[in-house]
Context: one part of a larger RNA
RNA sequence: GGACGAACGCUGGCGGCGUGCUUAAGACAUGCAAGUCGUACGAGAAAGCCUCUUCGGAGGUUAGUAAAGUGGCGCACGGGUGAGUAACACGUGGGUAAUCUGCCCUUAGGUUUGGGAUAACCCCGGGAAACCGGAGCUAAUACCGAAUAAGACCACGAUGACUUCGGUCGAUGUGGGAAAAGAUGGCCUCUUCUUGAAAGCUAUCGCCAAUGGAUGAGCCCGCGUUUGAUUAGCUUGUUGGUGAGGUAACGGCUCACCAAGGCUACGAUCAAUAGCUGGUCUGAGAGGAUGAUCAGCCACACUGGAACUGAGACACGGUCCAGACUCCUACGGGAGGCAGCAGUCGGGAAUAUUGGGCAAUGGGCGAAAGCCUGACCCAGCAACGCCGCGUGAAGGAUGAAGGCCCUCGGGUCGUAAACUUCUGUCGAGAGGGAAGAAUGCGUGCGGGUGAAUAAUCCGUACGUUUGACGGUACCUCCAAAGGAAGCACCGGCUAACUCCGUGCCAGCAGCCGCGGUAAUACGGAGGGUGCAAGCGUUGUUC
Numbered sequence: 001g002g003a004c005g006a007a008c009g010c011u012g013g014c015g016g017c018g019u020g021c022u023u024a025a026g027a028c029a030u031g032c033a034a035g036u037c038g039u040a041c042g043a044g045a046a047a048g049c050c051u052c053u054u055c056g057g058a059g060g061u062u063a064g065u066a067a068a069g070u071g072g073c074g075c076a077c078g079g080g081u082g083a084g085u086a087a088c089a090c091g092u093g094g095g096u097a098a099u100c101u102g103c104c105c106u107u108a109g110g111u112u113u114g115g116g117a118u119a120a121c122c123c124c125g126g127g128a129a130a131c132c133g134g135a136g137c138u139a140a141u142a143c144c145g146a147a148u149a150a151g152a153c154c155a156c157g158a159u160g161a162c163u164u165c166g167g168u169c170g171a172u173g174u175g176g177g178a179a180a181a182g183a184u185g186g187c188c189u190c191u192u193c194u195u196g197a198a199a200g201c202u203a204u205c206g207c208c209a210a211u212g213g214a215u216g217a218g219c220c221c222g223c224g225u226u227u228g229a230u231u232a233g234c235u236u237g238u239u240g241g242u243g244a245g246g247u248a249a250c251g252g253c254u255c256a257c258c259a260a261g262g263c264u265a266c267g268a269u270c271a272a273u274a275g276c277u278g279g280u281c282u283g284a285g286a287g288g289a290u291g292a293u294c295a296g297c298c299a300c301a302c303u304g305g306a307a308c309u310g311a312g313a314c315a316c317g318g319u320c321c322a323g324a325c326u327c328c329u330a331c332g333g334g335a336g337g338c339a340g341c342a343g344u345c346g347g348g349a350a351u352a353u354u355g356g357g358c359a360a361u362g363g364g365c366g367a368a369a370g371c372c373u374g375a376c377c378c379a380g381c382a383a384c385g386c387c388g389c390g391u392g393a394a395g396g397a398u399g400a401a402g403g404c405c406c407u408c409g410g411g412u413c414g415u416a417a418a419c420u421u422c423u424g425u426c427g428a429g430a431g432g433g434a435a436g437a438a439u440g441c442g443u444g445c446g447g448g449u450g451a452a453u454a455a456u457c458c459g460u461a462c463g464u465u466u467g468a469c470g471g472u473a474c475c476u477c478c479a480a481a482g483g484a485a486g487c488a489c490c491g492g493c494u495a496a497c498u499c500c501g502u503g504c505c506a507g508c509a510g511c512c513g514c515g516g517u518a519a520u521a522c523g524g525a526g527g528g529u530g531c532a533a534g535c536g537u538u539g540u541u542c
């Protein structure tokens, strides 16, 4: 000199863009943060309103709505944190001939036929509650059989090419076991009855088995990755083999048996510290320091352990067990997990609103309309940072008053003020007023599928609809110099000097050092210097 997620002191006008618990991975009241689908399925209220009424009630509507249940998909994404981890965790470059991959795309096939349950519901019972048990009924794209099997898979046989000699790929013969689910809209071309429907046809969305892809993931390897030797030896599933099990997959991953190996001064083991990287800061560079925000990867979700479901988890707002803590209890037993967004207490030098909206972008579900979304977009708070603007401009000497200094002549604050003439940024007031909107819906037209002028899909034109921010940005008008400057320093380093007070006192101080009666070094004043909505101090780092 630069930098900062800063803090503290004094001060503080506006705007834009960013940033904001670095400490206790401490504990958490309250609300919200993951749902959605009626075009998978069976069932299905009430209030209110209307009508009738024997005044008890009944019917209609509300409404196939609400709230539940079965089923599907999602909940493994998104969001948070950095405790652990010195490791194939990360970075980089490879391998997988040792692997998996829901939704999506591609190619070419199939979607036949049966069955038995069960929740919801109703009834009974237990319990303070959480919830649970029993009996009966019912549906499905829930569950389970049978059929079919191109291809895929498995076994055996023979075969070509390649090979890291372990196998891989291709063509092939025989045998084996394994699939499926329908929903919605429309139609009468073909068949039957013939009004129109149906076994049918058709469109869209699904379902099953396969092919290739894309995406995502698992595993393996080379190299790199902090400090300590006042840590020198470490290891028994340990190192290797055979066989078996297990996994999507290789492998001591696990197990039985066999062998006695394996690592280490090129630092094993142990201990300490630490998420890693792109980057960031600094520096001419080499390097040093660092890893907030943003992006990639990893790990974690009260602490420890475990599996279930699933394409994917050993799962932040799932389950089970144990523990600590908190809460409820009828004492028998139950409930909970903010390192999601706000917010509270605590800790601390220190870090924000219990805000608005799904309008945009993105995500989940849905055929769609749409619903959900504290992701996100916005607003609020904070000079925390960067950047921009303003606090006026020109003229104005009797160099006014006043302050300070003085050699008492004067000097200085100082064109500074007053005064004159202007301007109108920002702020105040008034008026106008966006972009961010693409979609969606309706109608018409063109095209695809189709027997079709149904239907549906794609494209297009017109009409219409959707904005939290926000009456915001921006523009115009209006009045008025009016509402807007401080902080540190002035002995040398280091730009900037005098007076008064004090008298080794009070005090200053980054270093050298000032102060004991004329202190440019303490305190005040006048003046000056430097920065400026900031200025200083402290801390850390180059």
Stems, first nucleotide, its partner, number of pairs: 001542004006538005013389006019382002021347001026345003030342003035073003040070002048061005080300003090224007099217002104213002107210001109208003112146004121136001123134004153176005159170004182205006191198003226272003233263003238260008275297004279290004302323005325336004353379001355378003361375001362373004392422004402413004426483001429477004436469001440464010486531005491512003497526005507514002